[in-house]
RNA sequence: GCCGUUGUAGCUCAGCCGGUAGAGCGGCGCACUCGUAAUGCGCAGGUCGAGAGUUCGAGUCUCUCCAACGGCU
Numbered sequence: 001g002c003c004g005u006u007g008u009a010g011c012u013c014a015g016c017c018g019g020u021a022g023a024g025c026g027g028c029g030c031a032c033u034c035g036u037a038a039u040g041c042g043c044a045g046g047u048c049g050a051g052a053g054u055u056c057g058a059g060u061c062u063c064u065c066c067a068a069c070g071g072c073u
Base pairs, nucleotide, nucleotide: 001072002071003070004069005068006067007066010025011024012023013022019056027043028042029041030040031039049065050064051063052062053061
């Protein structure tokens, strides 16, 4: 230098052929307990790596850039 994969909640990851984002763990509150853990119920937490384009509508499609990983030279 070229090619590919990945980037979504604090962490690990889903998200189909575009229709307005979820789970588990973790955190907080309540219940339960003599108390703790466990368990049950509830709550908060996201400009979906950055910017632009297409579209009525983009996590998803297109382009550029950034980062991590892998391959080739």
A computed fold for a 73-nucleotide RNA from a Chloroflexota bacterium, annotated as transfer RNA.
Rfam family: tRNA. Gene Ontology term of the family: triplet codon-amino acid adaptor activity. The family's RNA type in Rfam is transfer RNA. Rfam's curators write: Transfer RNA (tRNA) molecules are approximately 80 nucleotides in length.
The sequence is in RNAcentral, with records from ENA.
The prediction has a mean pLDDT of 82.